[in-house]
Context: one part of a larger RNA
Molecule: large-subunit ribosomal RNA, domain II
Organism: Mycoplasmataceae bacterium
RNA sequence: GCCGGAGAGUUAAUUGUUCAUGCAAGGUUAAGUUGUAGAGACGGAGCCGUAGGGAAACCAAGUGUUAAUAGCGCGAUUUAGUAUGAAUAAUUAGACCCGAAACGUGUUGAUCUAGCCAUGGCCAGGUUGAAGUAUAAGUAACAUUAUAUGGAGGACCGAACCGACCUUCGUUGAAAUGCCGGCGGAUGAGUUGUGGCUAGGACAGAAAUUGUAAUCGAAACACGUGAUAGCUGGUUCUCGUCGAUAUAUAUUGACGUAUAGCCUUAGAUUAUUGGGAAUGUGAAGGUAGAGCGCUGACUGACUGAUGGCACCACCUCGGUGUACUGAUUUCAAUCAAACUGCGAAUGUCAUAGAACCUAUUCUAGGAGUCGGACUGUGGGGGAUAAGCUUCAUAGUCGUGAGGGUAAGAGCCCAGAUCAUUAAUUAAGGUCCCUAAAUUAUGCUAAGUGGAAAAGGAUGUUGGAUUUCUUAAACACCAAGGAUGUUGGCUUAGAAGCAGCCAUCGUUUAAAGAGUGCGUAACAGCUCACUUGUCGAGAAAUCCUGCGCCAACAGUUCAACGGGGCUAAAGCAUAAUACCGAAGUUAUGGGUUUAAUUUAUAGUUUACUAUAGAUUAAGCGGUAGACGAGUGUUGUAUACAGCGUUGAAGCUAAACCGUGAGGAUUAGUGGAGUGUAUACAAGUAAGAAUUCCGGU
Numbered sequence: 001g002c003c004g005g006a007g008a009g010u011u012a013a014u015u016g017u018u019c020a021u022g023c024a025a026g027g028u029u030a031a032g033u034u035g036u037a038g039a040g041a042c043g044g045a046g047c048c049g050u051a052g053g054g055a056a057a058c059c060a061a062g063u064g065u066u067a068a069u070a071g072c073g074c075g076a077u078u079u080a081g082u083a084u085g086a087a088u089a090a091u092u093a094g095a096c097c098c099g100a101a102a103c104g105u106g107u108u109g110a111u112c113u114a115g116c117c118a119u120g121g122c123c124a125g126g127u128u129g130a131a132g133u134a135u136a137a138g139u140a141a142c143a144u145u146a147u148a149u150g151g152a153g154g155a156c157c158g159a160a161c162c163g164a165c166c167u168u169c170g171u172u173g174a175a176a177u178g179c180c181g182g183c184g185g186a187u188g189a190g191u192u193g194u195g196g197c198u199a200g201g202a203c204a205g206a207a208a209u210u211g212u213a214a215u216c217g218a219a220a221c222a223c224g225u226g227a228u229a230g231c232u233g234g235u236u237c238u239c240g241u242c243g244a245u246a247u248a249u250a251u252u253g254a255c256g257u258a259u260a261g262c263c264u265u266a267g268a269u270u271a272u273u274g275g276g277a278a279u280g281u282g283a284a285g286g287u288a289g290a291g292c293g294c295u296g297a298c299u300g301a302c303u304g305a306u307g308g309c310a311c312c313a314c315c316u317c318g319g320u321g322u323a324c325u326g327a328u329u330u331c332a333a334u335c336a337a338a339c340u341g342c343g344a345a346u347g348u349c350a351u352a353g354a355a356c357c358u359a360u361u362c363u364a365g366g367a368g369u370c371g372g373a374c375u376g377u378g379g380g381g382g383a384u385a386a387g388c389u390u391c392a393u394a395g396u397c398g399u400g401a402g403g404g405u406a407a408g409a410g411c412c413c414a415g416a417u418c419a420u421u422a423a424u425u426a427a428g429g430u431c432c433c434u435a436a437a438u439u440a441u442g443c444u445a446a447g448u449g450g451a452a453a454a455g456g457a458u459g460u461u462g463g464a465u466u467u468c469u470u471a472a473a474c475a476c477c478a479a480g481g482a483u484g485u486u487g488g489c490u491u492a493g494a495a496g497c498a499g500c501c502a503u504c505g506u507u508u509a510a511a512g513a514g515u516g517c518g519u520a521a522c523a524g525c526u527c528a529c530u531u532g533u534c535g536a537g538a539a540a541u542c543c544u545g546c547g548c549c550a551a552c553a554g555u556u557c558a559a560c561g562g563g564g565c566u567a568a569a570g571c572a573u574a575a576u577a578c579c580g581a582a583g584u585u586a587u588g589g590g591u592u593u594a595a596u597u598u599a600u601a602g603u604u605u606a607c608u609a610u611a612g613a614u615u616a617a618g619c620g621g622u623a624g625a626c627g628a629g630u631g632u633u634g635u636a637u638a639c640a641g642c643g644u645u646g647a648a649g650c651u652a653a654a655c656c657g658u659g660a661g662g663a664u665u666a667g668u669g670g671a672g673u674g675u676a677u678a679c680a681a682g683u684a685a686g687a688a689u690u691c692c693g694g695u
Stems, first nucleotide, its partner, number of pairs: 001695006011093013026048003032042003052059002062074004096234002099231001103224006114198009123188001125157003128153001132149006161185003165182002169178001200216001202212003237629006247260005261369002263366006273359001274357002279352005289342001290340002295336003299332003307324001308322005372397010402413003417589004422585003428579003431563003437576001439574005449565001455549002459546002462543007477532004482506003487501003512527001516525002590619013630684001632681008641673002649668005655662002
C1' cells in the first nucleotide's frame, strides 16, 4: 500500500416552540403504599391555569403613586389551559469523535550514571637519577668540590588497564554510538571489584542545563482525567422543494463571538400593500462639464509704489538716473479634491399612468455567513506600478454544468427535470487537422497578419490645395554666368565666400557687391540666373488607408493551436448561405406548486385528509432550512407463515423501483428464518499522518 473488521450528535434533568392524543375553567399527580412484584389501583402533598396592582402591609377589575375622587404607570373590559408523548433547539453535565504541550497528588527508582563512605584488588619492560648518606679533597671550624651510594617525581618512553583527538567504513548497521588505522594518560587529582549513602523543584555536578536505568530547562509509574484546546483532522443510506454570506455595530476584538442584514419552515396578513416599461407632473441636490466675480494658484504686457545701486548735494531735508527688485491698478491668457456669481445626464423621492407578476409585511421555530476573488466603470493610496491595496457601482465565479477563447474559477454566449442517431439559433466560425463558403469589390508584399513607443523614410492606395507648362515646363546635356571692383571698413592678408557696414550702378538673353566647396591671400570648381537642344507633363504642401525601420534573453523552430496561406486561408467593406450549446422548438415520461374537477373517509352547508384526472407555471446548486422514504439489529401482535422435498450466508444473471434498495431462478451451503403493522435503537464508512488483524 491493499483486503477484512472496528470507528463519531448520545443519555439525563430543566426550559422554549411545533405537532399528536386525553380531559377542559380546569388539567395533573410526586415520593410512597399495594400488586401474580407486570399492567394497574391507591396516594391531591405539590405544580400550572382561571386576576391584577404594589417594595410591602394590603386592596381588588382594579391597583400603585398622591393631600387628591386630578393626572399618570401597569392591568381588566377579547377566557384556554393542562398532562403525557414525538420532533427540534437551548442550558447544565466529557455532550459529535480523536488529538496536546502542560498542572496537581501519591509512589518507585543511584544494578546505568554523579559524588561520597567502608573494605579489597591491579599497574610488563625500559629510562632519568632529587634529597639524604659514605669516602676523599678542602676549611681554624663551617662552607664548598669530586667520586661513589641512594632511589625521589600529579618525572620520561611504552604494553595491560583507563580514555576518546583525526580519518575511512558503517548509517532500514554485525552494533539504538560500533569496526580498521593512527591518538592521549599509564605511581596517580590513577584505575577497578564488593557492600553502602544522597532523588524529583530534589539529589549529584573539576559546571556541559551535565547526569539521575537507551527517558531530563525538571525522572518514571499510577491517579485527578474523558484536564482544557476560540485550533487541525474526521463525521457512515436515498430522493425531493427552496437556497445564502464573506456586510454593519460592538468586542483584551481581528482565522473567535453577540445582535442586525441576507436563507429556510409554519402561521397570520389580501390592502389601489409590493414589483413593474415608455411617458407626464412636481421635488431635493452641487457631481461631470464649465467658469474665474469670490478663496487661492499662475503666465505675459502696461504702470513702476517700496527697497537696492550710481551720480549730484551733504548739517539736514533731498534731487537726477537706472538693462536691478517688482507692490497696486488695468489689459490679455490659464488652473483647483478640500474655489463657485453657473450646471447637466443618470440615479433618488412623490404622484399620474397602466398591461403584467404575486411578489409584500408581521409573528414564531431553525440556520449558515461576518478570510471573498476577478472583470467593466467612477475614485482614494501607490509611481494615473503590481495577479497591489481600499471604497462605490454592475456582472460572473464562489455555489454554475454546456458552447467559444488551442489549453484557463472570475472574459464572451448561455442558466443542465429526464429521454430522443429530430429541428433551429447564440457567441464564435466555414482550405486540411475539424462540423460548415476555396463568395464579391478593393487594399497589403511586410509572412505584415501572427507582440511595442517617441522618432525616421522618394514603400504604396485614395483625396484636396497651390504653382509652372506647346508663348516649350521639370530633369539630363551644350554654352554663358560679365563689368565699375580687390565695394568700404577691418586686417599681416580679407580679392563674392574670417568678421562689420552698405548692398548700388553698367553691359546684357542672363549673371547675387554672391549658394556651397576651395586658397596664407589670389587662383580654381560650382550654384542662383540666361540661351540652345529635347517634346508632355512637372514641382511643392496637406489629409488619409495599409505597410517599412526603430525591434536584444538565456537547449532549434516557439510571439498563428499545427499543417500551411499572398488577386489569401491576411485586412476593409457588402451580401447571401451554412455550421455551431445541456439555449429555444418538437415528441414522450417524471416530479413540485397552484387552479379546476372525480371518488372515498371524517363531517353542521362548508371545510379537511387521502387517491386519481385535466390545465398552467416551475424543477443548476455549496453552507444551510424543510419534506418523503430505503436498509440494519431487537421487541410486541398476526400470518394455527416458510424451512433437511433444504433456512441464513455466498456465487451468477438481460427482472422491478427516480433512488437508497427489492424480488425471481440456478448453483453452493447445511439449520434456522421471513412478511405485515407498530415500537425501540450500540442503525448505514472511503477518507480521521484513525485502531486491530491478514497479506